Large-subunit ribosomal RNA, domain VI from Ferrithrix thermotolerans DSM 19514, 266 nucleotides, folded computationally.
[in-house]
Context: one part of a larger RNA
């Protein structure tokens, strides 16, 4: 491009794909059969393993601008208190997110038509015969059922709402050209998204990111001072200081200004 005007949203569902596993144990019953030894079928139950999906509440991991210990060197003039290196120096934890060794959760049930088998009724051929006429039961397979994607499904679908029938040129009618509606994009702040595109959220009539403020979480009791001890250290102020991603508040920074583009119905 297309889906015979131009848009929002919301959908059916041709057809596609997934999925479809599997053990052990209990009980019916030490029953049925079996001399005995051993030992079901058919129904029911509980507990697994491998896979798969979803998820971070726990449990682990990882968490390189989060907290604390600590070595050795340079530096901030010294003490003290910090910074930089040194694999993040090294060591002990830990938020978010992100995984799993974590957790939940699923493979059923049940219709249909069947296959290899079993059959019922029965001629052809007075018998028999499941078969010729008929008309059953039958699998982890086919098919509906379950779950995802789906209308470029050119067969282009539906539903419901928004926008109006506009100048000008033209054999007046296709068509072309132009401002514009509904709506879009572009630009910007950004993340439940992400290689870019896309998507979602938001753009002052705003909480979108950062900043700040509470809050939580995490780390473990900051510096300064005081006291006690010759000191090294201890206690006290102090469950303190500090805290990335986490909740929420709050226009202080930055989303400003603005531009483009889009129907007049064969």
């Nucleotide at each position: 491009c297309g889906u015979a005007g131009g848009a929002a949203a919301c959908u059916u569902g041709a057809g596609a794909a997934a999925g479809g596993c599997u053990g052990u144990c209990c009980c019916u019953a030490g029953u049925a059969c079996g001399a005995g030894a051993g030992g079901a079928c058919c129904g029911g139950g509980a507990c697994g393993g491998a896979c798969g999906c979803a998820g971070c509440u726990c449990u682990c991991g990882u968490g390189u601008g989060c907290c604390a210990g600590u070595u050795g060197u340079c530096c901030u003039g010294c003490c003290a208190a910090g910074g930089g290196c040194a694999c993040g120096g090294c060591u002990g934890g830990u938020u978010a997110g992100c995984g799993a060794c974590c957790u939940g959760c699923g493979g059923a049930a049940g219709g249909g038509a069947u296959a290899a088998g079993c059959g019922c009724u029965g001629a052809a051929a007075g018998c028999a015969u499941a078969u010729a006429a008929g008309c059953g039961c039958g699998a982890a397979g086919c098919u509906c059922u379950u779950u995802u994607c789906a209308a470029g499904a050119u067969g282009a679908g539906g539903u419901u709402u928004c926008c109006c029938a506009c100048a000008g040129g033209g054999u007046u009618a296709a068509c072309c050209u132009g401002g514009u509606a509904a709506g879009g994009c572009c630009c910007g702040u950004g993340a439940g998204a992400g290689a870019c595109g896309a998507u979602c959220a938001c753009g002052u009539u705003g909480a979108u990111a950062g900043g700040c403020c509470g809050g939580a979480u995490g780390u473990g009791u900051a510096a300064g001072u005081a006291c006690a001890g010759u000191a090294a250290u201890g206690u006290a102020u102090u469950c303190a200081g500090c805290u990335g991603a986490c909740c929420g508040g709050u226009a202080c920074u930055a989303a400003u200004a603005g531009g483009c583009c889009g129907a007049g119905g064969a």
Overview
Taxonomically the source falls in Ferrithrix thermotolerans (Bacteria, Bacillati, Acidimicrobiia, Acidimicrobiales). The coordinates come from a structure-prediction model, not an experiment, and the mean pLDDT is 89. RNAcentral holds the full RNA, with entries from ENA and SILVA.